[in-house]
Predicted 3D model of a 73-nucleotide RNA (transfer RNA) from Neolecta irregularis DAH-3. Model confidence (mean pLDDT): 82 of 100. The RNAcentral record of the sequence draws on Rfam. Rfam family: tRNA. On this family, see Hou, Trends Biochem Sci 1993: "The tertiary structure of tRNA and the development of the genetic code".

RNA sequence: UGCGACAUGGACAAGUGGUUAAGUCGUCGGGCUCAUAACCCGAAGGUCGCUGGAUCGAAACCAGUUGUCGCAA
Numbered sequence: 001u002g003c004g005a006c007a008u009g010g011a012c013a014a015g016u017g018g019u020u021a022a023g024u025c026g027u028c029g030g031g032c033u034c035a036u037a038a039c040c041c042g043a044a045g046g047u048c049g050c051u052g053g054a055u056c057g058a059a060a061c062c063a064g065u066u067g068u069c070g071c072a073a
Base pairs, nucleotide, nucleotide: 001072002071003070004069005068006067007066010025011024012023018056027043028042029041030040031039049065050064051063052062053061
């Protein structure tokens, strides 16, 4: 320098156009227990890396850009 993949709550991670962005772990509250863990119930926390565009409508499609990883030189 070129090509490709990825970026979504604290961590992992699903969702490839249609209202409210799933799930697991973690955190907080409650239950259970002599108590802790485990188990059960409930809650908070994200507007999807950033900017712009197309669309009635975008996490998703297009362009640019930032970062990470891989490949080639």